Predicted 3D model of a 72-nucleotide RNA (transfer RNA) from a seawater metagenome. The RNAcentral record of the sequence draws on ENA. Its Rfam family is "tRNA". Rfam's curators write: Transfer RNA (tRNA) molecules are approximately 80 nucleotides in length. The coordinates come from a structure-prediction model, not an experiment, and the mean pLDDT is 84.
[in-house]
RNA sequence: AGCAACUUAGCUCAGUGGAAGAGUGCCGGGCCCAUAACCCGGAGGUCGGUGGUUCGAAUCCACCAGUUGCUA
Repeated sequence: AGCAACUUAGCUCAGUGGAAGAGUGCCGGGCCCAUAACCCGGAGGUCGGUGGUUCGAAUCCACCAGUUGCUA
């Protein structure tokens, strides 16, 4: 320099047009003599950024930024 993939909760990842979930972690409660385990509840997200398409975008398109890989 060229090409490809990826970017969603603190972390690891789902979700591919009707508007965001799981596991784990965190907080509170239950259980127990107590701790762990287990059970219940809760908080936590402008879905990397800016535009565009659409009645409607995490999802489709363009550009930008970042990470990883391949080629030179």